[in-house]
RNA sequence: AUGAAGGCAGGAGGAGAGAUCGCUAACUUAAGCGGCGCCGAAGGAGCAAGCCCUUUGACCAGUGGGUCGGGUGAAUCUCUCAGGCAAAAGUACUUCUGCCCGACG
Numbered sequence: 001a002u003g004a005a006g007g008c009a010g011g012a013g014g015a016g017a018g019a020u021c022g023c024u025a026a027c028u029u030a031a032g033c034g035g036c037g038c039c040g041a042a043g044g045a046g047c048a049a050g051c052c053c054u055u056u057g058a059c060c061a062g063u064g065g066g067u068c069g070g071g072u073g074a075a076u077c078u079c080u081c082a083g084g085c086a087a088a089a090g091u092a093c094u095u096c097u098g099c100c101c102g103a104c105g
Base pairs, nucleotide, nucleotide: 006100007099008098009097010096011095012094013093018036020035021034022033023032037085038084039083043081044079045078046077050072051071052070053069057068058067059066060065
């Protein structure tokens, strides 16, 4: 001097699903509680292949192995706990800028 990946902040883009019913409150709308119906892209949870353990897991075999069991193991998949279901806000994700850090060379 280059600046991967990651983290933080800001900007842009960014879907889905009842402005549902009852009660309370309220100038109006939102808000609160309860009921039914829904969504998946805050967060959270679950696991496939593969890999590992292997007599200090079990059984069989006895060069190299096989079956079961256990561990590890992803998501935009699944669940719907949480969150959400007019608009607004928020949202995974994509991108830009700045800062931090410093992989490879």
A computed fold for a 105-nucleotide RNA from a Bacillaceae bacterium, annotated as Glycine riboswitch aptamer. The sequence was found by an Rfam model in a public genome assembly. Taxonomically the source falls in Bacillaceae (Bacteria, Bacillota, Bacilli, Caryophanales).